[in-house]
Context: one part of a larger RNA
RNA sequence: UGACGGGGGCCCGCACAAGCAGUGGAGCAUGUGGUUUAAUUCGAUCCACGCGAAGAACCUUACCCAGACUUGAAAUACAGGAGACGUCAGCAGAGAUGCUGAUUCCCGCAAGGGCUGCUGUACAGGUGCUGCAUGGCUGUCGUCAGCUCGUGCCGUGAGGUGUUGGGUUAAGUCCCGCAACGAGCGCAACCCUUAUCAUUAGUUGCCAACGCGUAAAGGCGGGGACUCUAGUGAGACUGCCCGGGUUAACCGGGAGGAAGGUGAGGAUGACGUCAAGUCAGCAUGGCCUUUAUGUCUGGGGCUACACACGUGCUACAAUGGUCGGUACAGAAGGCAGCAAAAUCGCAAGAUGAAGCAAAUCCUAGAAAGCCGGCCUCAGUUCAGAUUGUAGUCUGCAACUCGACUACAUGAAGUUGGAAUUGCUAGUAAUGGUGAGUCAGCUACAUCACCGUGAAUACGUUCCCGGGCCUUGUACA
Numbered sequence: 001u002g003a004c005g006g007g008g009g010c011c012c013g014c015a016c017a018a019g020c021a022g023u024g025g026a027g028c029a030u031g032u033g034g035u036u037u038a039a040u041u042c043g044a045u046c047c048a049c050g051c052g053a054a055g056a057a058c059c060u061u062a063c064c065c066a067g068a069c070u071u072g073a074a075a076u077a078c079a080g081g082a083g084a085c086g087u088c089a090g091c092a093g094a095g096a097u098g099c100u101g102a103u104u105c106c107c108g109c110a111a112g113g114g115c116u117g118c119u120g121u122a123c124a125g126g127u128g129c130u131g132c133a134u135g136g137c138u139g140u141c142g143u144c145a146g147c148u149c150g151u152g153c154c155g156u157g158a159g160g161u162g163u164u165g166g167g168u169u170a171a172g173u174c175c176c177g178c179a180a181c182g183a184g185c186g187c188a189a190c191c192c193u194u195a196u197c198a199u200u201a202g203u204u205g206c207c208a209a210c211g212c213g214u215a216a217a218g219g220c221g222g223g224g225a226c227u228c229u230a231g232u233g234a235g236a237c238u239g240c241c242c243g244g245g246u247u248a249a250c251c252g253g254g255a256g257g258a259a260g261g262u263g264a265g266g267a268u269g270a271c272g273u274c275a276a277g278u279c280a281g282c283a284u285g286g287c288c289u290u291u292a293u294g295u296c297u298g299g300g301g302c303u304a305c306a307c308a309c310g311u312g313c314u315a316c317a318a319u320g321g322u323c324g325g326u327a328c329a330g331a332a333g334g335c336a337g338c339a340a341a342a343u344c345g346c347a348a349g350a351u352g353a354a355g356c357a358a359a360u361c362c363u364a365g366a367a368a369g370c371c372g373g374c375c376u377c378a379g380u381u382c383a384g385a386u387u388g389u390a391g392u393c394u395g396c397a398a399c400u401c402g403a404c405u406a407c408a409u410g411a412a413g414u415u416g417g418a419a420u421u422g423c424u425a426g427u428a429a430u431g432g433u434g435a436g437u438c439a440g441c442u443a444c445a446u447c448a449c450c451g452u453g454a455a456u457a458c459g460u461u462c463c464c465g466g467g468c469c470u471u472g473u474a475c476a
Base pairs, nucleotide, nucleotide: 001476002475003473004472005471007470008469009468010467011466012465013464015460016459019423020422021421022420023419026314027313028312029311030310031309032308033307034305035304042052043051063300064299065298066297067296068295069294072123076122077121078120079119080118082116083115086103087102088101089100090099091098092097105114106113107112125289126288128287129286130285134283135282136278137277138276139274141272146185147184148183149182150181151180152161153160154159165176166175167174191266192265193264194263196234197233198232199231200230201229202228206223207222210221211220212219237260240254241253242252243251244250316416320375321374322373323372324371325370326369332363333362334361337356338355342351343350344349382413387408388407389406390405391404392403393402429452430451431450432449433448434447435446
């Protein structure tokens, strides 16, 4: 100087407390461990476990079995020899591939060149090892308020001071004081979205007034008022008032205002820590391999299943289930695409093809909600696992191993031990919607969007993590 203390003081955080909803019990989905297996590819273990994977039937694919190739599937160069390479058809084969037949070049007089592939040689190739050789990127402490430097001063020196102290703040934020005076990286602000208004613009959006028109409908003439769209501006700064405070920083209250004290949300992650993670995203040193640890193909596996754990979904019902009627979104996507109307089918879906490269057309029906009928507390008209049969769709192909539909079947489950998680407001909870990946889909995931919409916070004694000062130390 740090680190540590079941030392002290001050302070903060959904850390506790106060509340709400869960997990832990059940079924299923999914990931992991373990076990099994020819293989169940690999990595990740506090900070892994619906993670890499924004999509494993083949492919992917790295794993296993079998069949094949060896200058190689793809690259560059040289030498030798050839004229094609390729396309089509037939045969064998699980296919890769092999054999056979047909057809088939360009520039140039030529030499030669282009192109292709055969042989040979240099070499290629490797998701093989090492993340403890590395780059880059990332996690974590932590969006915590810290981490340092120049000069000066103090100390023999390691170092100290500044950065401590008194206040204050979300903040090393600011004020005051001070052997310090300044500065840098962080904080904040500048950026994006959102909340209000003005202005510009008015189609594909809108419809107040006027006219036309309909069963109804901005449907039409028209209009720019309103909504909206998207450009440019305004607006919030403790600016104003009162009180407190040291006349300060600042704090409490109030006015005006759409918004008030960082308005709300996002992006943004200091010096560093963990030899943290990644050689399988990519790059890369070294090592290993080279008729194989490379490459191609068929099939299988990654989907196994006495079990254990994590994360979710669905429930156990009446604040509900079911049937009928009826209302209101936002955001997003669409040409190898989204697909309307209409017809058929109980349905999944099929036929059909209008419109739309989209404020125009389509996906598209929002659902919870509201109104009415039935159910009356039961393992039920709860719950839907499992299983049988018949189908639909995608796709060469749904056996291993897809999703969906109809009928039948109707398991556990009556609110969950010890323990444990999230959340402070348009939040939790609850309801649906869209997108990426994608032929299809094991999506209940992830990322976004809107509808409905709470309770509680006395407080900081305690648990956990952290910041500052101080103290002790057999620690570095």
Description:
Small-subunit ribosomal RNA, 3' major domain from a metagenome, 476 nucleotides, folded computationally. The coordinates come from a structure-prediction model, not an experiment, and the mean pLDDT is 83. The RNAcentral record of the full RNA draws on SILVA.